The RNA shown here (c-di-GMP-I riboswitch aptamer) has 79 nucleotides and comes from Methylomonas fluvii. The organism belongs to Methylomonas, within Bacteria. Its mean pLDDT, the model's own confidence on a scale to 100, is 81.
[in-house]
RNA sequence: UUUAAAUAUUGCUAAACCCGUUGCGAAGCGGGGGCGGAAAGCCGCGGGUCUUGUCAAUCAAGACAGCCGGGUUGCCAAC
Numbered sequence: 001u002u003u004a005a006a007u008a009u010u011g012c013u014a015a016a017c018c019c020g021u022u023g024c025g026a027a028g029c030g031g032g033g034g035c036g037g038a039a040a041g042c043c044g045c046g047g048g049u050c051u052u053g054u055c056a057a058u059c060a061a062g063a064c065a066g067c068c069g070g071g072u073u074g075c076c077a078a079c
Base pairs, nucleotide, nucleotide: 012037013036017032018031019030020029021028022027035066041072042071043070045069046068047067048064049063050062051061052060053059
């Protein structure tokens, strides 16, 4: 550098939905609940989707990190 590679361990997190709460809203937070995840940890940098101004275009302001990419930090170690 390339290829192959688990039936392993400690755990971690948490969808839909329900209750409460914040917000014009997308959605966020807390509790319950587990669909799933090997980065489904973190970061709005790029794309995308969604919301509001707005009926539309442009533009602006927001939301989503469990939509994808990128950056960055971690856990385990059988052959």